[in-house]
Context: one part of a larger RNA
Molecule: small-subunit ribosomal RNA, central domain
Organism: Proteromonas lacertae
RNA sequence: CUGGGCGUAAAAAGUUUUUCAGGUGAUUUUUUAAGUUGAAUAUUUAAAUCUAAAGCUCAACUUUAGUCAAUUAUCAAUACUAAAAAAUUUGAGUAUAACAGAAGAUAACAGAAUUUCUAGUUCAGGUUUAAAAUCCGAUUCAGAUUAGAAAGAAUAACUAUAGGCGAAGGCAGUUAUCUAGGUUAAUACUGACACUCAAAAACGAAGGCAUGGGUAGCGAAAAGGAUUUGGUACCCUUAUAGUCCAUGCAGUAAACUAUGAAUGUUAAAUAUUGGAUUUAUUUCAAUAUUAAAGCUUACGCGUUAAACAUUCUGCCUGGUUAGUACGACCGCAAGGUUGAAAAUC
Numbered sequence: 001c002u003g004g005g006c007g008u009a010a011a012a013a014g015u016u017u018u019u020c021a022g023g024u025g026a027u028u029u030u031u032u033a034a035g036u037u038g039a040a041u042a043u044u045u046a047a048a049u050c051u052a053a054a055g056c057u058c059a060a061c062u063u064u065a066g067u068c069a070a071u072u073a074u075c076a077a078u079a080c081u082a083a084a085a086a087a088u089u090u091g092a093g094u095a096u097a098a099c100a101g102a103a104g105a106u107a108a109c110a111g112a113a114u115u116u117c118u119a120g121u122u123c124a125g126g127u128u129u130a131a132a133a134u135c136c137g138a139u140u141c142a143g144a145u146u147a148g149a150a151a152g153a154a155u156a157a158c159u160a161u162a163g164g165c166g167a168a169g170g171c172a173g174u175u176a177u178c179u180a181g182g183u184u185a186a187u188a189c190u191g192a193c194a195c196u197c198a199a200a201a202a203c204g205a206a207g208g209c210a211u212g213g214g215u216a217g218c219g220a221a222a223a224g225g226a227u228u229u230g231g232u233a234c235c236c237u238u239a240u241a242g243u244c245c246a247u248g249c250a251g252u253a254a255a256c257u258a259u260g261a262a263u264g265u266u267a268a269a270u271a272u273u274g275g276a277u278u279u280a281u282u283u284c285a286a287u288a289u290u291a292a293a294g295c296u297u298a299c300g301c302g303u304u305a306a307a308c309a310u311u312c313u314g315c316c317u318g319g320u321u322a323g324u325a326c327g328a329c330c331g332c333a334a335g336g337u338u339g340a341a342a343a344u345c
Stems, first nucleotide, its partner, number of pairs: 003317004007299002012313001014203003022196003026088007034081002036077004041073002044070002050066006091193001092190004097184003103179007110155001114151009125136002164171002208249006217243002222238004260312006268290009277280001294301002318345003327338004
């Protein structure tokens, strides 16, 4: 390489709204005949092998002929692929009308709670724990309670045990503006415009980095108190980065459905979400749970497949060494991407 694989054993890149080399690609008719198929003639092709015959006494061996196979040319066929021309509507898309939604961006606003501050009342305790102590407070008046003010962050109930939206990451108070996608219904239009995709590009949780703000609560590090033989921990009291905002960088996660994308085919039942109408044992789209066939080593999967098929991409090839070293590229850094070998079992 081939073969065989990729839910859990090695293996689906985190994602694809956008761009794009390549590969693959609906239906019908006509033409061409490049691929393809066939035929006969010619042509050319080492020997051996295979078949038949001949020659060395036989054999090995040698010679001749042939079959098979192949090359080139010519001719023919036209199912499939391809090319050219014309057409079609079911794939795909556009327009119109509705609908659902925590889809995104920006701005404004709201009410609980928390903490702090101010004032009044009351009072010697409060806090914390398994129990304590550190800690806060006693005339510099804590805590509790009432009233008022400020700040930052997050949006209880509604809420879903099986909800919704988004490509993924992810997205939940209210209102406004702007923007994207989806579903359904009936017409009309375009007429294969499609699928996948190396490279490239964009997005990409948390944590981290840079600059400038902000800092209520929580809280790595750090300090103290306990516990303990010890305790660089679990528990407690404080508390800095961080968490929040703006602008950049970073580019990774058990980025998981551990399951790539697309198309078609294959029993049912139950429930939920959103449409449509004929209100039904209906139908379209989506989300779940059981389960036929089938698949799977098994567990399980099962119309949202891990079933049956097709197309394209990515990846795997014994364990450790190792996602390490070296080099290259990227990054402010932290590090990231790519990614071995010796050795050993």